[in-house]
Molecule: transfer RNA
Organism: Candidatus Hodarchaeales archaeon
RNA sequence: AGCCUUGUGGUGUAGCGGCUAUCAUGACGGCCUUUGGAGCCGUUGACCCCGGUUCGAUUCCGGGCAGGGCUA
Numbered sequence: 001a002g003c004c005u006u007g008u009g010g011u012g013u014a015g016c017g018g019c020u021a022u023c024a025u026g027a028c029g030g031c032c033u034u035u036g037g038a039g040c041c042g043u044u045g046a047c048c049c050c051g052g053u054u055c056g057a058u059u060c061c062g063g064g065c066a067g068g069g070c071u072a
Base pairs, nucleotide, nucleotide: 001071002070003069004068005067006066007065010025011024012023018055026044027043028042029041030040031039048064049063050062051061052060
């Protein structure tokens, strides 16, 4: 320098045009328990940035940024 790939709650992830954006874990509150742990219930919190396409973009396209890989 070129090419490929990934970017979603605090963390790990699912979702590939129309969803209330999934699940687990965490945090907070409650129940249970002699206490703690475990278990159960509820709450909380996310689409990397800019532009384009579209009636509609987390999803498709272009550029950028960041992580990983291959080639030189």